[in-house]
Model confidence (mean pLDDT): 85 of 100. Large-subunit ribosomal RNA, domain II from Candidatus Berkelbacteria bacterium CG10_big_fil_rev_8_21_14_0_10_41_12, 678 nucleotides, folded computationally.
Context: one part of a larger RNA
RNA sequence: CCCAACGAGUUAUUAGAUACGGCAAGCAUAAGUCCUUGUCGGACGGAUGCGAAGCGAAAGCGAGUCCUAACCGGGCGUAAGUCGUAUCUAGUAGACCCGAAACUGAGUGAUCUAUCCAUGAGCAGGCUGAAGCCCCGCGAAGGCGGGGUGGAGGGCCGAACCCACCAAUGUUGAAAAAUUGGGGGAUGACUUGUGGAUAGCGGUAAAAUGCCAAGCGAACUCAGAGAUAGCUGGUUCUCCUCGAAAUAUAUUUAGGUAUAGCCUAUAGAUAGGACUUGGGGGUAGAGCACUGGAUGGAUUGACGGAGAGCAAUCUUCGUUAUCCAAUCAAACUCCGAAUACCAAGUAUCCGUUUCUAUAGAGUCAGACUGUGAGGGCUAAGCUUCAUAGUCUAAAGGGAAACAGCCCAGACCGUCAGCUAAGGUCCCUAAAUACUUGCUAAGUGGUAAACGAUGUGACAAAGCUCCGACAACCAGGAGGUUGGCUUAGAAGUAGCCAUCCUUUAAAGAAAGUGUAACAACUCACUGGUCAAGGUUUGUUGCGCGGAAAAUUUAACGGGGCUCAAGCAAGUUACCGAAGCUACGGGCUCGUGCUACGCACGAGCGGUAGAGGAGCGUUCUUAUUGCGUUGAAGCUGAAUUGCGAGAUUUAGUGGAGCGGUAAGAAGUGAGAAUGUUGGG
Numbered sequence: 001c002c003c004a005a006c007g008a009g010u011u012a013u014u015a016g017a018u019a020c021g022g023c024a025a026g027c028a029u030a031a032g033u034c035c036u037u038g039u040c041g042g043a044c045g046g047a048u049g050c051g052a053a054g055c056g057a058a059a060g061c062g063a064g065u066c067c068u069a070a071c072c073g074g075g076c077g078u079a080a081g082u083c084g085u086a087u088c089u090a091g092u093a094g095a096c097c098c099g100a101a102a103c104u105g106a107g108u109g110a111u112c113u114a115u116c117c118a119u120g121a122g123c124a125g126g127c128u129g130a131a132g133c134c135c136c137g138c139g140a141a142g143g144c145g146g147g148g149u150g151g152a153g154g155g156c157c158g159a160a161c162c163c164a165c166c167a168a169u170g171u172u173g174a175a176a177a178a179u180u181g182g183g184g185g186a187u188g189a190c191u192u193g194u195g196g197a198u199a200g201c202g203g204u205a206a207a208a209u210g211c212c213a214a215g216c217g218a219a220c221u222c223a224g225a226g227a228u229a230g231c232u233g234g235u236u237c238u239c240c241u242c243g244a245a246a247u248a249u250a251u252u253u254a255g256g257u258a259u260a261g262c263c264u265a266u267a268g269a270u271a272g273g274a275c276u277u278g279g280g281g282g283u284a285g286a287g288c289a290c291u292g293g294a295u296g297g298a299u300u301g302a303c304g305g306a307g308a309g310c311a312a313u314c315u316u317c318g319u320u321a322u323c324c325a326a327u328c329a330a331a332c333u334c335c336g337a338a339u340a341c342c343a344a345g346u347a348u349c350c351g352u353u354u355c356u357a358u359a360g361a362g363u364c365a366g367a368c369u370g371u372g373a374g375g376g377c378u379a380a381g382c383u384u385c386a387u388a389g390u391c392u393a394a395a396g397g398g399a400a401a402c403a404g405c406c407c408a409g410a411c412c413g414u415c416a417g418c419u420a421a422g423g424u425c426c427c428u429a430a431a432u433a434c435u436u437g438c439u440a441a442g443u444g445g446u447a448a449a450c451g452a453u454g455u456g457a458c459a460a461a462g463c464u465c466c467g468a469c470a471a472c473c474a475g476g477a478g479g480u481u482g483g484c485u486u487a488g489a490a491g492u493a494g495c496c497a498u499c500c501u502u503u504a505a506a507g508a509a510a511g512u513g514u515a516a517c518a519a520c521u522c523a524c525u526g527g528u529c530a531a532g533g534u535u536u537g538u539u540g541c542g543c544g545g546a547a548a549a550u551u552u553a554a555c556g557g558g559g560c561u562c563a564a565g566c567a568a569g570u571u572a573c574c575g576a577a578g579c580u581a582c583g584g585g586c587u588c589g590u591g592c593u594a595c596g597c598a599c600g601a602g603c604g605g606u607a608g609a610g611g612a613g614c615g616u617u618c619u620u621a622u623u624g625c626g627u628u629g630a631a632g633c634u635g636a637a638u639u640g641c642g643a644g645a646u647u648u649a650g651u652g653g654a655g656c657g658g659u660a661a662g663a664a665g666u667g668a669g670a671a672u673g674u675u676g677g678g
Stems, first nucleotide, its partner, number of pairs: 001678006011093013026050003032044004054061002064076004096234002099231001103224006114198009123188001125157003128153001132149007161185003165182005200216001202212003209218001237613006247260005261363002263360007271353001272350003275345005285335001286333002291329003295325004300321009366391010396407003411584004416580003422574003425558003431571001433570006444560001450544002454541008463532001471528005477501003482496003507522001510521003585603008614667001616664010632651008
């Protein structure tokens, strides 16, 4: 992992509701007793319970009563119950099933291991050579030196023995801790045999939370015990109807729960929505009249500073106020919508969408998109609200692919038709459609500030056959080298002034240049030529700005240029489970000639509520089948929307069904499910 079997809302009691039944102002018996015995059942038993009247603290009154001096007020009352059966739900019990870590009690363990006690045992060989003793020598002596002897030591080297520092191997091992090669101790706080002691709220510990039988921050066994688990997992047949929530409040509360909201069923009531009318408001916007912020200017007034002046006074700066102009605001408002909200109305439209009661729930982690806001960086597939939609719980078509976007809500069937979004060159269903423009960038088919004689459209102001714009030819002069400055300063370092003359025109000069001049241009003017040209503004589409990591890779691809791109318009067609057509099924409502028919409305669905059925085992009653072959098993056919049912062929070899009821150990694919097998 697979297969088979087993495997989870039960039972008792109390209470509420619903359905059905008995009796009814009553209903019912409980324990128990008696009778029958098939211990099936029947009879008795009224103790007692509920109900038939309530209100008040009570006296008390009574369909009323209490409050009050008193209500035309207010509170609580004034309608048939009771017993049984079934179903749903709740409480109490293990209460749908499995699952802790733990807690408590009574016991069992020191054959492992820790420490201790008693009694035994073991330690090859070699090295070193303490004290003491003896001898000799020296010394006045204490004593010292030498030699010998001696054999001490938690002494040295190193087997047995004990340990376990390093490495490799081993890692479903040879082994639930080893093997191999090295390593440490090896007469000692040594090692070891046997017997004994200490026990879990404890022991033992040269102390590591170590050890106490391969598991010890509190052993193991059994019991309390089905501990508890707001947590995780699982919870078994079918069809039909409706169908949520992820919010508010509270919570030692935040992944739980209670009440409300939203769903379902039943019963009842008569609302509800659209529309019309009437309301209050202070949002969007706007504004500056208040409160504040902020900019420019003016003058006057006030205050202050600086300067000038003998002073009067003048100049200038700053602050404040006033005026003018133009502004900003969630916590500003002289103003002020659209919506929304509230109320009323019922001519018209929708047609149960609204509300109440009772019973049963689930939901309290929501997600994205558009819009209005807060937080954040006007960041986030971010976060918190409001509002609408979709997903959740929704399939289908489009967006290449793509829960939340666009279109559209799947009862079933059809080799029929029409459309939506989106599309119509090929992949790929349908226009290589039509009209008028634009784009040359493959822009389309990513992006900004900013930049640019890209190109189309529109507008404005100058110039222009008395010749514009561009180009070419010619001129571009004199006073004068203006004055000052300066070594020099001559149009062209700098400062000041910027005139006059001759002219068609020519600056006391817009550039290059020189040490300074010179030289070359420009402005300006004439000529040649010949018809448009110059400068701005608005706008459409393009250009640059433009760099990323496996491979083109920023149109889905091919490919596309008077497009198969963009803008505006027109007509066709394609395109979905939408709509229509035809056939069929089911639900609800209405009607009827009613075990059906007709008409109308409907039938996506998670949590969840409700309805109707199938099948399994057993019991009762009844009716059947079976050795001329029961159940079971294998295959086929028929039938039912389905759970399933029936028939038949084979196998099998002795029991098994139908109908009407009843009762349940009543349906498996999931629980790291349990047991067995592979």
Rfam family: Bacterial large subunit ribosomal RNA. The full RNA is in RNAcentral, with records from ENA and SILVA.